Context: one part of a larger RNA
RNA sequence: AGCAUGUGGUGGAUGCCUUGGCGAUGAUAGGCGACGAAGGACGUGAUAGCCUGCGAUAAGCUUCGGGGAGCUGGCAAAUGAGCUUUGAUCCGGAGAUUUCCGAAUGGGGAAACCCACCUAGCAGUAGGUAUCGCAUGAUGAAUACAUAGUCAUGCGAGGCGAACCGGGUGAACUGAAACAUCUCAGUAGCUCGAGGAAAAGACAUCAACCGAGAUUCCGAAAGUAGUGGCGAGCGAAAUUGGAAGAGCCUGUUAGUGAUAGCACAAGACUUAACGGAACGUUCUGGAAAGGACGGCCAUAGUGGGUGAUAGCCCCGUACGUGAAAAGACCUGUGUGGUACUGAGCUAACGAAAAGUAGGGCGGGACACGAGAAAUCCUGUCUGAAUAUGGGGGGACCAUCCUCCAAGGCUAAAUACUCAUCAUCGACCGAUAGUGAACAAGUACCGUGAGGGAAAGGCGAAAAGAACCCCGGGAGGGGAGUGAAAUAGAUCCUGAAACCGCAUGCUUACAAAAAGUAGGAGCCCGCAAGGGUGACUGCGUACCUUUUGUAUAAUGGGUCAGCGACUUACAUUCAGUGGCAAGGUUAACCGAAUAGGGAAGCCGUAGAGAAAUCGAGUCCGAAAAGGGCGAACAUAGUCGCUGGGUGUAGACCCGAAACCAAGUGAUCUAUCCAUGGCCAGGAUGAAGGUGCCGUAACAGGUACUGGAGGUCCGAACCCACUGGUGUUGCAAAACCAGGGGAUGAGCUGUGGAUAGGGGUGAAAGGCUAAACAAACUUGGAAAUAGCUGGUUCUCUCCGAAAACUAUUUAGGUAGUGCCUCAAGUAUUACCGUCGGGGGUAGAGCACUGUUUUGGCUAGGGGGUCAUGGCGACUUGCAAACCAAGGCAAACUCGAAUACCGACGAGUACAGCUUGGGAGACAGAGCACCGGGUGCUAACGUCCGGACUCAAAGAGGAAACAACCCAGACCGCCAGCUAAGGUCCUAAAAUUGGCUAAGUGGGAAACGAAGUGGGAAGGCUAAAACAGUCAGGAUGUUGGCUUAGAAGCAGCCAUCAUUUAAAAGCGCAAGCAGCUCACUGAUCGAGUCGUCCUGCGCGGAAGAUGUAACGGGGCUCAAGCCAGUUACCGAAGCUGCGGAUUCACAGUUUACUGUGAGUGGUAGGAGAGCGUUCUGUAAGCCUGUGAAGGUGUCUUGUAAAGGAUGCUGGAGGUAUCAGAAGUGCGAAUGCUGACAUGAGUAGCGUUAAAGGGGGUGAAAGCCCCCUCGCCGUAAGCGCAAGGUUUCCUACGCAACGUUCAUCGGCGUAGGGUGAGUCGGCCCCUAAGGCGAGGCAGAGAUGCGUAGCUGAUGGGAAACAGGUCAAUAUUCCUGUACCGAUUACAAGUGCGAUGUGGGGACGGAUCUUAAUAGGUUAUCCGGCGGUUGGAAGUGCCGGUUUAGACAGAUGUAGGCGAUACGUAGGCAAAUCCGCGUGUCAUAUACCGAGGCUGUCGAUCGAGCGAGCUUGCUCGCGAAGUAACUGAACGAGGUCCCAGGAAAAGCCCCACUAAAGCUGGCCAUAAUUAUUGUGCCCCAUAAACAACCUGGUGCGCGAGAUGAGUAUUCUAAGGCGCUU
Repeated sequence: AGCAUGUGGUGGAUGCCUUGGCGAUGAUAGGCGACGAAGGACGUGAUAGCCUGCGAUAAGCUUCGGGGAGCUGGCAAAUGAGCUUUGAUCCGGAGAUUUCCGAAUGGGGAAACCCACCUAGCAGUAGGUAUCGCAUGAUGAAUACAUAGUCAUGCGAGGCGAACCGGGUGAACUGAAACAUCUCAGUAGCUCGAGGAAAAGACAUCAACCGAGAUUCCGAAAGUAGUGGCGAGCGAAAUUGGAAGAGCCUGUUAGUGAUAGCACAAGACUUAACGGAACGUUCUGGAAAGGACGGCCAUAGUGGGUGAUAGCCCCGUACGUGAAAAGACCUGUGUGGUACUGAGCUAACGAAAAGUAGGGCGGGACACGAGAAAUCCUGUCUGAAUAUGGGGGGACCAUCCUCCAAGGCUAAAUACUCAUCAUCGACCGAUAGUGAACAAGUACCGUGAGGGAAAGGCGAAAAGAACCCCGGGAGGGGAGUGAAAUAGAUCCUGAAACCGCAUGCUUACAAAAAGUAGGAGCCCGCAAGGGUGACUGCGUACCUUUUGUAUAAUGGGUCAGCGACUUACAUUCAGUGGCAAGGUUAACCGAAUAGGGAAGCCGUAGAGAAAUCGAGUCCGAAAAGGGCGAACAUAGUCGCUGGGUGUAGACCCGAAACCAAGUGAUCUAUCCAUGGCCAGGAUGAAGGUGCCGUAACAGGUACUGGAGGUCCGAACCCACUGGUGUUGCAAAACCAGGGGAUGAGCUGUGGAUAGGGGUGAAAGGCUAAACAAACUUGGAAAUAGCUGGUUCUCUCCGAAAACUAUUUAGGUAGUGCCUCAAGUAUUACCGUCGGGGGUAGAGCACUGUUUUGGCUAGGGGGUCAUGGCGACUUGCAAACCAAGGCAAACUCGAAUACCGACGAGUACAGCUUGGGAGACAGAGCACCGGGUGCUAACGUCCGGACUCAAAGAGGAAACAACCCAGACCGCCAGCUAAGGUCCUAAAAUUGGCUAAGUGGGAAACGAAGUGGGAAGGCUAAAACAGUCAGGAUGUUGGCUUAGAAGCAGCCAUCAUUUAAAAGCGCAAGCAGCUCACUGAUCGAGUCGUCCUGCGCGGAAGAUGUAACGGGGCUCAAGCCAGUUACCGAAGCUGCGGAUUCACAGUUUACUGUGAGUGGUAGGAGAGCGUUCUGUAAGCCUGUGAAGGUGUCUUGUAAAGGAUGCUGGAGGUAUCAGAAGUGCGAAUGCUGACAUGAGUAGCGUUAAAGGGGGUGAAAGCCCCCUCGCCGUAAGCGCAAGGUUUCCUACGCAACGUUCAUCGGCGUAGGGUGAGUCGGCCCCUAAGGCGAGGCAGAGAUGCGUAGCUGAUGGGAAACAGGUCAAUAUUCCUGUACCGAUUACAAGUGCGAUGUGGGGACGGAUCUUAAUAGGUUAUCCGGCGGUUGGAAGUGCCGGUUUAGACAGAUGUAGGCGAUACGUAGGCAAAUCCGCGUGUCAUAUACCGAGGCUGUCGAUCGAGCGAGCUUGCUCGCGAAGUAACUGAACGAGGUCCCAGGAAAAGCCCCACUAAAGCUGGCCAUAAUUAUUGUGCCCCAUAAACAACCUGGUGCGCGAGAUGAGUAUUCUAAGGCGCUU
């Protein structure tokens, strides 16, 4: 480590259960609301939370009934305090109270909040005050009467609610296999309005010459007539059967008195209730309701509970009874007198519907798409008649028939169910059933619209474990309870994955789809048997998709649960049943599964386009002929079940998209309003001044000046480069550099623009981490000719990958091929006979083509010749001759194949009709006939047969398609096929060949390899080879040539001597050497050519032999030929068994015979199991159900039975019935558990070390040392968060580790304001918006006005104090506004007018302060070591106000009189004009300084104790230098720089009015925020987080500086 067994953990399946759901049936009710709803917020208990109830009278108050003993709601106990026979709690009726928000209604508003006015009252308090409509009244402009307007009073409306109903508006996906008319569909959505129903409705209707008689709904007519790119589809009506049934009104006059309403009475009903029969013993057991025995009740044996299963124990049930009060209903009586209008009846008189009907144009609705298009509605333009009239009868006209529009009302039958009551279910039972059985529309997610979970069970009873032990605890062990504790508290049962422990066997040289067959050994067992398994043989998972998968093609980590062919209607076929020339009802009625109901449908007759005719009819002139029918007679129809199809989501899951209505500009884009920010340094434009210069300009020079989308560079903004990071620190960061940085700059707050829309210095960028059209919900289960998946068993048969068509090619339809049923009587193989053919092959006569030769027209070239004819030669070449070829579109012409007839045997095949399919991607380094291609391709396209596909076995090492051979099951039997016989099942032998490991890869070509064969040359007249010798002469043949002598080249190649000898080589030319050839020697064969068997070379690759499968093989274990044996398969045979079909026999279920039984898509058949129902008031069951887990056993399988353990209450035979009925796969869904893995990582490397304290334990706390930040990593605010603040206790979880600690848990505490901020007054952008305008509506715009800060507007400082607050408390000293009171004095008075408030940028100047530095002065220190008593070290203040003084510095500034047409009226004011005076040491004037009042702080010292706190004392407190913000002012520039109110001033100024105003003093001054974090590395936004986030302060040295580096105060060392 494997297997097995036992025993545990984890986990929560299964079984059982049900408080909750789902679906129905019958009743009731069908609304609530200004008398304040629905829905909420906040409260309310002796109580911390949630639910329920209730409302400051707050789990309740009053009263009337019921009821009768306990009670104070539930989770949910305990304690406390109470109530109750003087009747509580509880149930019902009626009242009272009912905070705040919400239509919300006094105004406002960010819902549950802010701010008012009027009346009454002493006061607490109470009431009123919205808008619109209608009515009445009053008042009343321009404008005379009037009207508009305004005001008052009364009545009404408003908002909410599930579906149903009627209007308005109105899509798209989709279907049409595309798409535009059409469809989806007048659907979804949006919107208005109404009621318990709504709507419709009493014929200007239909009909058809007969008639009917309002509407609505149901059944038919009928999927008919029609309509329709006449496609997809859409689809009536008359008539008829039913439900229900109802008719009426109008003006005037006269009469009568029915109705609604109201009151009373009776009845039944609803809202509480009351009575209500009948059982015991015994056994088992923890418990009896079970078993046994014996009884009883029943108008009650529905149901539930009780310690297991109860008619008689309890609650109930049948039945009977019952209401003070309220309600609606019905009946009666009385009243009432038209009650907004509008419905009674009688009589008389009258009336009887005009911009209408109709028409033109354009639309819409009618089933009807403009059509021949009637009928209805109307946007627009027109436009009648008047009962002697008018409408309709599907264009239109006539006749005829019928009705009377242009006014109105009307119950029932019909639709729906948010809700209440009762009952039911072959509905679910916790992954099911509602999303929700439980604090569920909760937690959580999102800015928002919106989305949206998980989670049930101890036990009969808590009897919920006293006490002891271990441990800091958690937890555990005992004890105890209990029937049971492996029922111990996320606790019934307790499966599987997964993880342990124990035991047996096995395992460390082996190679493993992990099994299977054999099997030694070991272990357990009495045995039967079980566990393990050395070694050996064979053996590459499953699914899907494919021609084909071990495939390195798809899918699955594992397990458990869930997870896919259904249902309705219509139609067709089959089975089965009823009736049958008939069958059957539908709606509906009903005492309700009965019975009724015949309207209708199908069938009984067809033919024809039809009229029509009819056993015939149509075509036709026809009696012809033919088509379709009839016949001999014919079978249908209605149920149930099953197979198909159609319409519906239609087997399940899956788009990208389209449309509608909403939600979003907290991100980002642009814009609007109002605020804020930009260290420091540099450059030096215009202009100016002086001088020079010019006639004057110009110009020059110096100084001044301070411009700029100027320069350098921090904050700030951006994002160019490189690196890191890439399961990050981070869903865009970090590090080092970089760009802009007074501008088209950056930024806060508030707002605007919204989806075919916005915004865009434009990138298709941005529009909430997503944009070539956001997000959310809905149409919606869109559609998907596409991919994936589709769950138990067995039996029989069994394909196709072709043709034709196709916007068709991966789809579909018809045919072919499969299956099932019925019918029919054929079919195939073989033989014989008879046929037609034009292929293979062959041939060249034809049609063409083609080679050589001959012969020879023809024209061409050349030579000769020529007066002309010509001759010769040469190449091309028709025809012809001879020889030889070629052909898919030449010819002759088979074998097969095909057609027909007959015949024997075998097979049970064929055909027809009907139901159901599948398939129309094929493949084959195998074969045959071809095309194409290169006679390339695992290429492609046809035809034929076979195989695979859909076929396993044997062989080919392994190997779909090759060879052999077709697996029903079993056998430790036999014979064979292909192929084999050394290892390895099976062998021997004969004759040859090969030497190459050829065999066991390959060509052209090459080679005295070797075997066989054939013909030939030479050879005893001596061959071949070797050795010896010769190899000559004419002659250097001639020519050519520089030379050419055998041997550059050309010609000739003759003769001689000979035994033989003119030429193959070397050598420039000779020479020389050699050879051919010859002789001698030797002595027997030798030489080459051709054919053929087997071999050799040619022969180089990548991890490793690696080209027999390996070992290995050589007279073979190679190759060729042969002989005789054997092995070898799931083939054949034998034995046993199963099953199908046929036949036969017995006999009704068996036997015999024969032939079968591989199988994908697919067809047909037979079964198993699961849940529920009847059987079942039965049977089994505490003597132990279901479920779980083992063992044994039965069956061909799905499966069944028995039994042990666990479990502790249900289960169910049989036969039928009904289905949410069977899982391994869908990148399936949910949960649990693995693997990776004790691995990566633990989030800026600013850093820790020591001692002490506490504690079980030190990373906690204290001290010392060290390190880091220091324009921050310090301090203060706003936004945002919302208790994180402080203290005590604690450490499960949270903290990336630990923890005694904590921003964690539990408990307690903490926020104190006239002056700070809000509220308040005011307005900006913007928003809302009375009236008003527009729009189908919803709504949109907008005046007055209201609202809305980021802006304007009154006022406080210092010190002290708490564990935690302070400009808030305390101490001290101040100030502001308003009201009231009081006193003095007097005309006041506005929502109107005027002034003022009141505003840009840059730059410069100036005064002073905050702060800083240094010095003086004061107090303290000075040990250790080399020096150090000095030039050493440490510390050193103060607010506001009032009064006084000085500075009046900087700087600013006219006064008065008269007139006056403007300032919406008025004005003495403002504006304008004119006159007079004045030109300032006059007046005004920020800030600071000095003194007084008033204190405080302060190094240090001392004391006390609780050792880190408290108390007391307390010196000096000066000067110089430097120097911001803030204030005041100057200059320049163009882009020319909010509004309103408070406030001040003016007018007896408008109207109304009669009290008021100023100053001093006193009293009062509400409400809300206030804790803590706040550039945060842990309180906010980013889920966590090295990121991002507005304003202010921000010290020293260095320095220009807020740069840089080092430090102070202060804060940290970043949770491995």
The part of an RNA shown here (large-subunit ribosomal RNA, half A) has 1616 nucleotides and comes from a Burkholderiaceae bacterium.